The RNA shown here (transfer RNA) has 71 nucleotides and comes from Paulinella micropora.
It matches the Rfam family "tRNA". The family's RNA type in Rfam is transfer RNA.
RNA sequence: GGGGGCAUGGUUUAGUGGCAAGAUUGCUCUUUUGGGUAGAGCAGACCCGGGUUCGAUUCCCGGUGCCCCCC
Numbered sequence: 001g002g003g004g005g006c007a008u009g010g011u012u013u014a015g016u017g018g019c020a021a022g023a024u025u026g027c028u029c030u031u032u033u034g035g036g037u038a039g040a041g042c043a044g045a046c047c048c049g050g051g052u053u054c055g056a057u058u059c060c061c062g063g064u065g066c067c068c069c070c071c
Base pairs, nucleotide, nucleotide: 001070002069003068004067005066006065007064010024011023012022013021018054026042027041028040029039030038047063048062049061050060051059
């Protein structure tokens, strides 16, 4: 220098053109003499910019970061 892949709550893993799901963590409540376990509830996210579209986390382009391959 060229090519490819990935980017989603604090962490981790799904997801799909129309409300973003689960696990875990945190907080509250119940259960307990207390703790643990268990159960219920709440909070918490689509890397950035642009384009297409009635509508973009999803499709397209560019950028940034990480990983891999070639030179």